[in-house]
Context: one part of a larger RNA
RNA sequence: UUGGGCGUAAAGGGCGUGUAGGCGGCUAAGUAAGUCUGGAGUGAAAGUCCUGCUUUUAAGGUGGGAAUUGCUUUGGAUACUGCAUAGCUAGAGUGCAGGAGAGGUAAGUGGAAUUCCCAGUGUAGCGGUGAAAUGCGUAGAGAUUGGGAGGAACACCAGUGGCGAAGGCGACUUACUGGACUGUAACUGACGCUGAGGCGCGAAAGUGUGGGGAGCAAACAGGAUUAGAUACCCUGGUAGUCCACACUGUAAACGAUGAAUGCUAGGUGUAGGUGGUAUCGACCCCAUCUGUGCCGGAGUAAACACAAUAAGCAUUCCGCCUGGGGAGUACGGCCGCAAGGUUGAAACUC
Numbered sequence: 001u002u003g004g005g006c007g008u009a010a011a012g013g014g015c016g017u018g019u020a021g022g023c024g025g026c027u028a029a030g031u032a033a034g035u036c037u038g039g040a041g042u043g044a045a046a047g048u049c050c051u052g053c054u055u056u057u058a059a060g061g062u063g064g065g066a067a068u069u070g071c072u073u074u075g076g077a078u079a080c081u082g083c084a085u086a087g088c089u090a091g092a093g094u095g096c097a098g099g100a101g102a103g104g105u106a107a108g109u110g111g112a113a114u115u116c117c118c119a120g121u122g123u124a125g126c127g128g129u130g131a132a133a134u135g136c137g138u139a140g141a142g143a144u145u146g147g148g149a150g151g152a153a154c155a156c157c158a159g160u161g162g163c164g165a166a167g168g169c170g171a172c173u174u175a176c177u178g179g180a181c182u183g184u185a186a187c188u189g190a191c192g193c194u195g196a197g198g199c200g201c202g203a204a205a206g207u208g209u210g211g212g213g214a215g216c217a218a219a220c221a222g223g224a225u226u227a228g229a230u231a232c233c234c235u236g237g238u239a240g241u242c243c244a245c246a247c248u249g250u251a252a253a254c255g256a257u258g259a260a261u262g263c264u265a266g267g268u269g270u271a272g273g274u275g276g277u278a279u280c281g282a283c284c285c286c287a288u289c290u291g292u293g294c295c296g297g298a299g300u301a302a303a304c305a306c307a308a309u310a311a312g313c314a315u316u317c318c319g320c321c322u323g324g325g326g327a328g329u330a331c332g333g334c335c336g337c338a339a340g341g342u343u344g345a346a347a348c349u350c
Base pairs, nucleotide, nucleotide: 003322004321005320006319007304008303012318014201015200016199017198021194022193023192025088026087027086028085030083031082033081034080035077036076037075038074039073040072041071042070048066049065050064051063052062053061054060091191092188093187094186095184096183097182098181103177104176105175106174107173108172109171110154115149116148117147118146119145120144121143125136126135162169163168206247207246208245209244210243211242215241216240220236221235222234223233258317259316260315261314262313263312266295267294268293269292270291271290272289273288274287275286276285299306300305323350324349325348332343333342334341335340
């Protein structure tokens, strides 16, 4: 390779967009490239297989047949695929009418709290711990009242609630802006799905330049603990955390579960719509669509469990796996300012 797999055993790309490619709805007539079928030519001989003859037998020799799965050519078939044509509306998209949302970007505003500064009151402690000490305080701390400064985060609401492709998003207001959902069925008429490369986005930490710096806090210093304590605890504290621009491109980037479509018992919450029923009206109740949870049947599974949000039954496309260690290492390439990332072995060993 074939085969078998990828929630937890090795294995789903962090996520999107999209090129090539692969795959692709219904109807009609056409064509006949693929496909199916018949004929012809060729497919050397030897060899192989089958069957005769032969050396008494055998190996061997020799005759005949089959096979040579292929290629070329020609006649036909037309269900499926392809091609070209004409149409359709169930997929997809647009329009119209609605409501929901921490979706994104920018600007502005607000209150609580911490810290610091100034002033008042006031006096000997405060702080911290298992207990202490370092530390702060008679140069007036801590406590308390008033005023001011500055930065960061937004209590309650808050909900297995919402939104987003993922990362993620939570005070309020305004501006700009993306997507989804419901209803309708006016329009287009297969315009679709997936997607190697490519391009874009991508937590935290980290990097560059310039700002900012309240709290917290790697490193570091001191105090404890301890046999020691380069720790856990305490007192301090710098990068960083914040902003702008640029880079990095990784995470247990997790649902450890790729995307899309269809089908396959139910029950019960919850969020956003719609239509009925009911009513004076709001509820309630019923139906339905979309999302998000729990329970559960068939089925699946090694078990755990999954179970219409599948890990069930199928189809299409992509990614990935193939014993452990060596090793996500070495070397080389590409990317990066660096840190490093990405691609990614072997010897050897069990």